A computed fold for a 73-nucleotide RNA from a Lentisphaeria bacterium, annotated as transfer RNA. NCBI's taxonomy places the organism under Bacteria, Pseudomonadati, Lentisphaerota, Lentisphaeria. The sequence was found in a public genome assembly. Rfam family: tRNA. Rfam classes the family as a transfer RNA. Rfam describes the family as follows. Transfer RNA (tRNA) molecules are approximately 80 nucleotides in length. The prediction has a mean pLDDT of 83.

[in-house]
RNA sequence: GUCCCUAUCGUCUAGAGGCCUAGGACAUCGGGUUCUCAUCCCGACAACCGGGGUUCGAAUCCCCGUGGGGAUG
Numbered sequence: 001g002u003c004c005c006u007a008u009c010g011u012c013u014a015g016a017g018g019c020c021u022a023g024g025a026c027a028u029c030g031g032g033u034u035c036u037c038a039u040c041c042c043g044a045c046a047a048c049c050g051g052g053g054u055u056c057g058a059a060u061c062c063c064c065g066u067g068g069g070g071a072u073g
Stems, first nucleotide, its partner, number of pairs: 001072007010026004018056001028044005049065005
């Protein structure tokens, strides 16, 4: 340089065009339980990499860019 894969809460992840003002687990915070801690229970907080395009409608499809991973000269 070329080609392929990939990017979603702090972390890991679900999502296959409308059921998603995006769900779950862990973490964090608040409360309950307990003599205390742990466990357990309830609740809260928190995300679609950026820009264009397609579409009535895009996290989802296409293009470009950026970051990460891989193959190859």